[in-house]
Context: one part of a larger RNA
């Protein structure tokens, strides 16, 4: 010089984008973040309407009774609504960087060794049955959390059975190809496994296979920080057989057999560390960092561990177990902000317990809608980049004040005042968007335009020996002090302190930390 997620100082109009716990992966009060579908499903409740019964108010009255308000009861229909069963969806989005020197992560291949809900497209198909458990009733234990028993029932919930074009599985055949294990294809015997209905009739869903898409998993060249004042490491260790496990190859797991494997081309151990794309610096080569944005990994108080699912060994799921912590009637319970605000604490240091689903996009539904601290906005911080503005023209009696002095002067300084202007911002009133495809705007009466008004509301912070732009006075007197490096100060200091002038940046200016 340049650069920062920056602090600190002094000082502060305004917009516009941006950007904000770098430290305790340090505890957490409170409220929200993941639900959603009644067109899967029986059952409850609720409002309306018909209808049937019972009721029978005021009024008429020929006193025989007409009428029929009201209200309960029971049936149907419709429309809300929801505790449960079901089904998707909570494996995505959101945080965080603790751990990891690894096939994490980049890159650039390999799977003849896999998988893949929703979503595309083709092919074939849905037939007949059972028997439960919730809800619900009734008992009944607990302080609670949560149960327990008996009893009722539906379903796209669960089970057999029938079918099988295709598929799986043993077996055995033929054809065609490869880089080896070996793939494909075709045919035969044998054997095994599917289904669901719901409707407003238009659809919406089911089983099966095969193909795509898309997401994934596993392998394997290369590359990835210091230290040898770490030199030896290693027993499921290196390989083989069988066997078992996975979606799938593999000591990934075991039983026997063998005795191997890595390793100065730095094994092992220690230390540090997410890694990238990308930022920052620099002509470049390098050096340097890994906030925000994207993309992969890990992780979810800490430590194991498995269920469910297409998919997790799961942040707002379960179980153990440890710390804390919170409630108990002392027998037991309940919790996990590294989601969005918000509170303690640490710390130089970092925001609101905000508005909205209006856009975008995400789950659920057929839809209508419902959920969404994703996301879109707002608010608070010169935190950082960028614009703007704090007037402009004329104006010499070189005013007045203040500094300084050779007392003549000189400097501030056309500055000021005074005279014409003008209105960017801010202030004030009117209008008034686009973002939204017919309707719907949180932003927001915002951007933005128009008039009217008054120069009025808007300037500081460093530094003037030399590097290095900018100098006199006056106090002080190796004292106070100042300093990046040289230095300065001990009675005329352009170096300390002030004043007046000057020089620089400018809503910032300097200083500290860091990197180039």
């Nucleotide at each position: 010089g340049g650069a920062u997620g920056a602090a600190c100082g002094c000082u502060g109009g305004c917009g516009g984008c941006g950007u904000g716990c770098u430290u305790a992966a340090c505890a957490c009060a409170u409220g929200c973040a993941a639900g959603u579908c009644g067109a899967a499903c029986g059952a409850g409740g609720a409002a309306u309407u018909u209808u049937a019964a019972a009721u029978g108010a005021g009024a008429c009255u020929u006193c025989g009774g007409u009428g029929g308000a009201u209200u309960u009861u029971a049936a149907a229909a419709u429309u809300c609504u929801u505790a449960g069963u079901g089904g998707c969806g909570g494996a995505c989005g959101g945080g965080u960087g603790a751990g990891u020197a690894a096939c994490g992560c980049g890159u650039g291949g390999g799977c003849a060794a896999c998988c893949u809900g929703c979503c595309c497209u083709g092919u074939a198909c849905a037939g007949g049955g059972g028997g439960a458990c919730a809800a619900c009733a009734g008992c009944u234990g607990g302080a609670a959390a949560c149960g327990g028993c008996u009893g009722c029932u539906a379903a796209u919930a669960c089970c057999g059975c029938a079918u099988a074009a295709g598929c799986g599985c043993a077996c055995a055949g033929c054809a065609u190809c490869g880089c080896a294990u070996g793939a494909u294809g075709c045919c035969g015997u044998g054997u095994g496994a599917a289904a669901a209905a719901c409707u407003c009739c238009g659809g919406u869903g089911g089983u099966a296979c095969a193909g795509g898409a898309u997401g994934g998993g596993c392998c394997c060249g290369c590359g990835u920080u210091g230290g040898a004042u770490u030199a030896g490491g290693u027993a499921g260790u290196u390989g083989g057989u069988g066997a078992g496990g996975u979606a799938a190859c593999g000591g990934c797991c075991c039983a026997c057999c063998a005795a191997g494997c890595c390793g100065a081309c730095g094994a092992u151990c220690c230390a540090u560390a997410g890694c990238c794309g990308a930022c920052c610096u620099g002509a470049g080569a390098g050096g340097g960092u890994g906030a925000c944005c994207g993309g992969c990994c890990a992780c979810a108080u800490u430590g194991g561990g498995a269920c469910u699912g297409a998919g997790a060994c799961a942040c707002g799921g379960c179980c153990c177990a440890a710390a804390c912590u919170c409630c108990u009637a002392c027998g037991g319970g309940a919790g996990g902000c590294a989601g969005c605000a918000g509170u303690g604490g640490g710390g130089a240091a970092u925001a609101u317990u905000g508005c909205a689903c209006a856009a975008u996009g995400g789950g659920g539904g057929a839809a209508a809608c419902c959920c969404u601290g994703a996301u879109g906005c707002a608010g608070c911080g010169a935190c950082g980049c960028c614009g703007c503005g704090u007037g402009a023209g004329c104006g010499a009696a070189g005013a007045a004040g203040u500094a300084u002095u050779u007392c003549g002067g000189u400097a501030u300084g056309u500055a000021a005042a005074g005279c014409u202007c003008u209105a960017u911002c801010a202030g004030c009133a009117g209008g008034g968007a686009a973002g939204a495809a017919a309707a719907u705007g949180a932003c927001g009466g915002u951007a933005c335009c128009u008039g009217a008004c008054u120069a009025a509301g808007a300037a500081g912070c460093c530094c003037c020996g030399g590097c290095u732009a900018a100098c006199u006075a006056c106090g002080u007197g190796c004292c106070a002090g100042c300093a990046g490096c040289c230095g300065c100060g001990g009675u005329a200091a352009u170096a300390c302190g002030u004043a007046g002038g000057g020089g620089g940046c400018a809503a910032g200016c300097g200083u500290u930390a860091u990197c180039c």
Small-subunit ribosomal RNA, 5' domain from a metagenome, 516 nucleotides, folded computationally.
Its Rfam family is "Bacterial small subunit ribosomal RNA". Gene Ontology terms of the family: structural constituent of ribosome and ribosome.
Model confidence (mean pLDDT): 85 of 100.